[in-house]
Overview: The RNA shown here (FMN riboswitch aptamer (RFN element)) has 139 nucleotides and comes from Pseudooctadecabacter jejudonensis. Model confidence (mean pLDDT): 80 of 100. The RNAcentral record of the sequence draws on ENA, Rfam and Ribocentre. Lineage of the source: Bacteria > Pseudomonadota > Alphaproteobacteria > Rhodobacterales > Pseudooctadecabacter.
């Protein structure tokens, strides 16, 4: 220093002010936030990945029925499942930047809610891209 195995730890931020209203941190004006790996150089919006929802498969319960299919609810599995799934331009510096500096834009799962949520509550004391450390073996 590399590879393999194994154990452990860590691993997401943000509504402050005003307006309308019976009611809004959900609408309107202003404000605020940005996971992980990669990329000649630092990235929410370049290329990928992750959680969530959906799809597909399986199981259980209920309802229906013809012992069925379809349906509803819950649970489990699956990413070679091209779904939801997103969003960036201009100028400058430089060998090199859609990543830096200046300016102007844009984007943001699902369920809940007296009223529509990136920021509140919930699944979640969860899961996880990955990051770090210990130990063992081999080179």
């Nucleotide at each position: 220093u590399g590879c393999u195995g194994u154990u452990c730890u860590c691993a997401g931020g943000g509504c402050g002010g005003g307006g309308u209203g019976c009611a809004a941190u959900u609408c309107c004006c202003c404000a605020c936030c940005g996971g992980c790996g990669g990329u000649u150089a630092c990235a929410g919006c370049c290329c990928g990945c992750g959680a969530g929802c959906g799809g597909c498969c399986c199981g259980u319960a209920c309802g229906a029925u013809g012992u069925a299919a379809u349906g509803u609810a819950c649970g489990g599995g699956u990413g070679u499942c091209a779904g939801c799934a997103g969003a960036u331009c201009c100028g400058g510096u430089g060998a090199a930047a859609g990543u830096c500096c200046g300016g102007g834009g844009c984007c943001g799962a699902c369920g809940g809610u007296c009223a529509u949520a990136g920021u509140c509550c919930g699944g979640a004391u969860g899961a996880g891209a990955g990051a770090g450390a210990g130990c063992a073996g081999c080179g």